[in-house]
Molecule: c-di-AMP riboswitch aptamer (ydaO/yuaA leader)
Organism: Desulforhabdus sp. TSK
RNA sequence: AAGAAAGCAGCGUCGAAUCCAGCCACAGCCGGCUGGAACGGGGAACCCGGGUAUCUGGGGCGCAUCGCCUUCAGGCGUAGGACAACCUCAUCGGUCCGAGCCCUACAGCUAACCUCGUAGACGUCGAUGGGGAGAGAC
Numbered sequence: 001a002a003g004a005a006a007g008c009a010g011c012g013u014c015g016a017a018u019c020c021a022g023c024c025a026c027a028g029c030c031g032g033c034u035g036g037a038a039c040g041g042g043g044a045a046c047c048c049g050g051g052u053a054u055c056u057g058g059g060g061c062g063c064a065u066c067g068c069c070u071u072c073a074g075g076c077g078u079a080g081g082a083c084a085a086c087c088u089c090a091u092c093g094g095u096c097c098g099a100g101c102c103c104u105a106c107a108g109c110u111a112a113c114c115u116c117g118u119a120g121a122c123g124u125c126g127a128u129g130g131g132g133a134g135a136g137a138c
Stems, first nucleotide, its partner, number of pairs: 011123004018037007038118006048108001057106001058103004066077004080097004086132008
């Protein structure tokens, strides 16, 4: 000198996982507590789903389901899902994910009602067309 990494801030991606007010603390930000809003999930009648019992229990969040192979570590596919620079839709090509966790004998749908969560992980993929918003010029 160049490059890389880490930290902080800003702006963003996946996701429901955000915002506001008061108080505490701080130089400030972050943070803690309380309350509210918003978003998201679960349980829960009549009616509907024909009913009952048993087992190989059954069920929930999530895109993450299913099939085959397997030296049982995994592998090849697949339903489905993601890929941001104003937003959105569609198409083409490309690159990825296709997990994990929870309830515990128990739950179909379901109004009132009851109840729970507001985390975490990350940093760009290009092109074409349509719609919308906004700005500028005349």